[in-house]
RNA sequence: AAGUUAUUAAGAAAGGUGGAGGGAAUAGACCCUGUGAAACCUUAGCAACCCUUUAUACUUAAAGAAGGUGCUAAAUUCUAUCUCGAUUUGUCGGGAAAAGAUAACUC
Repeated sequence: AAGUUAUUAAGAAAGGUGGAGGGAAUAGACCCUGUGAAACCUUAGCAACCCUUUAUACUUAAAGAAGGUGCUAAAUUCUAUCUCGAUUUGUCGGGAAAAGAUAACUC
C1' cells in the first nucleotide's frame, strides 16, 4: 500500500512549547481560531476493538481497565450519487450507497 469484517447521531480537557491557520481531499455552505489555529510534549479523562476475569447453549452475556491502539467542538459539521415521501417548486424529511476514520485479521 491492498483486501475482509465490525463500528461510525453516545462519551471524554487542562497545562506547556508554538505563532496562523484549522474542520481528510475537490466544490459549495456553515463553523472554530491572536480570549491563541496546526503541530509537538506533559498530565488527566472517555470508550471498550484487541485484552483480563466469570458464566455459557461456544457463541453470547456480565464485570473490569494493567497492557496495545484510538479518541477527548459541532452527526464523519452538513450537502454532492441513487431512491422514497412531502411541497408554497424555493426547498424539507427518511432510506441506501460511495468516500473517509478507527479497530482486528489476512496478503
SAM riboswitch aptamer (S box leader), 107 nucleotides, folded computationally. The prediction has a mean pLDDT of 85.